[in-house]
Context: one part of a larger RNA
RNA sequence: UUGGGCCUAAAGCGUCCGUAGCCGGCCCGGUGUGUCUCUCCUUAAAUCCCACGGCUCAACCGUGGGGCUGGGAGAGAUACUACCGGGCUAGGGGGCGGGAGAGGCCGGGGGUACUCCCGGGGUAGGGGCGAAAUCCUAUAAUCCCGGGAGGACCACCAGUGGCGGAGGCGCCCGGCCAGAACGCGCCCGACGGUGAGGGACGAAAGCCAGGGGAGCAAAGGGGAUUAGAGACCCCCGUAGUCCUGGCCGUAAACGAUGCGGGCUAAGUGUUGGCCGAGCUGCGGGCUCGGCCAGUGCUGCAGGGAAGCCGUUAAGCCCGCCGCCUGGGGAGUACGGCCGCAAGGCUGAAACUU
Numbered sequence: 001u002u003g004g005g006c007c008u009a010a011a012g013c014g015u016c017c018g019u020a021g022c023c024g025g026c027c028c029g030g031u032g033u034g035u036c037u038c039u040c041c042u043u044a045a046a047u048c049c050c051a052c053g054g055c056u057c058a059a060c061c062g063u064g065g066g067g068c069u070g071g072g073a074g075a076g077a078u079a080c081u082a083c084c085g086g087g088c089u090a091g092g093g094g095g096c097g098g099g100a101g102a103g104g105c106c107g108g109g110g111g112u113a114c115u116c117c118c119g120g121g122g123u124a125g126g127g128g129c130g131a132a133a134u135c136c137u138a139u140a141a142u143c144c145c146g147g148g149a150g151g152a153c154c155a156c157c158a159g160u161g162g163c164g165g166a167g168g169c170g171c172c173c174g175g176c177c178a179g180a181a182c183g184c185g186c187c188c189g190a191c192g193g194u195g196a197g198g199g200a201c202g203a204a205a206g207c208c209a210g211g212g213g214a215g216c217a218a219a220g221g222g223g224a225u226u227a228g229a230g231a232c233c234c235c236c237g238u239a240g241u242c243c244u245g246g247c248c249g250u251a252a253a254c255g256a257u258g259c260g261g262g263c264u265a266a267g268u269g270u271u272g273g274c275c276g277a278g279c280u281g282c283g284g285g286c287u288c289g290g291c292c293a294g295u296g297c298u299g300c301a302g303g304g305a306a307g308c309c310g311u312u313a314a315g316c317c318c319g320c321c322g323c324c325u326g327g328g329g330a331g332u333a334c335g336g337c338c339g340c341a342a343g344g345c346u347g348a349a350a351c352u353u
Stems, first nucleotide, its partner, number of pairs: 003325004007307002012321001014201004021194003025088007034080001035077008048066007091191001092188003095184003103177007110154002114150008125136002162169002206247006215241002220236004258320006266298014302309002326353003335346004
């Protein structure tokens, strides 16, 4: 609960695709669905309104008239809406062109560090901390040189820089796939927007099967600290972290800001593309200006409780979806659906304040 809201007070689904539904550009013609006007019928009485009347008044009652709401029939109007027919290109899509990018998947190659092993050199410590100890070392450690093996990772470049719908993506090369921006305005001709259900994707952790395991490291063991120390610090260390296949479906999945469109001052930086001018050691080069698209900062109007937002809106409007309605109980119980499990989704009440 006919209301007001959702950046931070309760509230935007993690993201995208899409079914129904809702909403939908410009012009012409037709029909006349909604819509509007008129007439008639109906909508029991009572109730409501007006007039008059009856109880001394009023309440109350009576008579007459009117009205409300819905329905039906007929006549008419055609701006808007709907439907039918025709046309258009500003929305949307396709095509072509040269560029940008850590976008995705697969394959190949490389690099530093690390650990272990082997060989050589070398001798008594090393390691660690606030200080220590556990620990390693005389079966030769730490350290230096050479060689080998293995797994993980990818310094500098690196940038409020780029790409992606979100999650996310960073060594190099190649192959395959996808999207966006810009330019042309060649083609289609409203094909669009949103999206209840539904589907797909979805960090980390976790789960199943098989592999792999260098470093790191929940759990665990030990040493310290301390009143104690189930911790913070130190020495070890197993799952896991990595790969393949299959689950899980969560998050401060955040811009804590749903998606699409239109409108509303400027200034400045930066990324990509295009156009113009100048410079040029001519190279996909440099500088300046303009336009489009992205990404930052400042800021007018306006908004806001304020912080702040401010053409990347939280301003002014339209369309559609989701969500909120005091705190606790509780994201719990029960039921249902999903999952191997962990658990997830949906989601109360008593009671209390």